[in-house]
Molecule: transfer RNA
Organism: Pavlovales sp. CCMP2436
RNA sequence: AGCUAAUUGGCGCAGUGGCAGCGUGUCGGGCUCAUAACCCGAAGGCCGAUGGAUCGAAACCAUCAUUAGCUA
Numbered sequence: 001a002g003c004u005a006a007u008u009g010g011c012g013c014a015g016u017g018g019c020a021g022c023g024u025g026u027c028g029g030g031c032u033c034a035u036a037a038c039c040c041g042a043a044g045g046c047c048g049a050u051g052g053a054u055c056g057a058a059a060c061c062a063u064c065a066u067u068a069g070c071u072a
Base pairs, nucleotide, nucleotide: 001071002070003069004068005067006066007065010024011023012022013021018055026042027041028040029039030038048064049063050062051061052060
């Protein structure tokens, strides 16, 4: 320098055009003599950034950024 992949709650990941979810963690409550386990509830993400196409974008297109890999 070129190419490929990834970027979504604290962490790990789903979600291929129509109100953003799961696991785990956190907080509150229940249960228990008590803790763990188990049960119930809640908070927490404007989806890497900026533009574009669309009635409508996390998703499609362009550029940029970061990370990882491959090639020279």